The RNA shown here (transfer RNA) has 73 nucleotides and comes from Gloeochaete wittrockiana. Its Rfam family is "tRNA". Rfam classes the family as a transfer RNA. Its family is annotated with triplet codon-amino acid adaptor activity in the Gene Ontology. The coordinates come from a structure-prediction model, not an experiment, and the mean pLDDT is 83. The sequence is in RNAcentral, with records from ENA.
[in-house]
RNA sequence: AAGCCUAUAGUUCAAUGGUGAGAGCACGCCGCUCAUAACGGUGAAGUUAUAGGUUCAAGUCCUAUUAGGCUUA
Numbered sequence: 001a002a003g004c005c006u007a008u009a010g011u012u013c014a015a016u017g018g019u020g021a022g023a024g025c026a027c028g029c030c031g032c033u034c035a036u037a038a039c040g041g042u043g044a045a046g047u048u049a050u051a052g053g054u055u056c057a058a059g060u061c062c063u064a065u066u067a068g069g070c071u072u073a
Stems, first nucleotide, its partner, number of pairs: 001072007010025004018056001027043005049065005
């Protein structure tokens, strides 16, 4: 310098362009227990990396940028 991949909750990951963005783990509360763990119930937690564009509708498609990773020179 060129090409490719990835970016979504604290964390690991889902979500066919189609209408309130979900799940596991973790966390708070409650139940169970003599108590803890386990188990069960419940709750909170999101600027979907940033900025534009296409569309009736974008996490999803297009462009640029940023960060990380891989390959080549």

Taxonomically the source falls in Gloeochaete (Eukaryota, Glaucocystophyceae, Gloeochaetales, Gloeochaetaceae).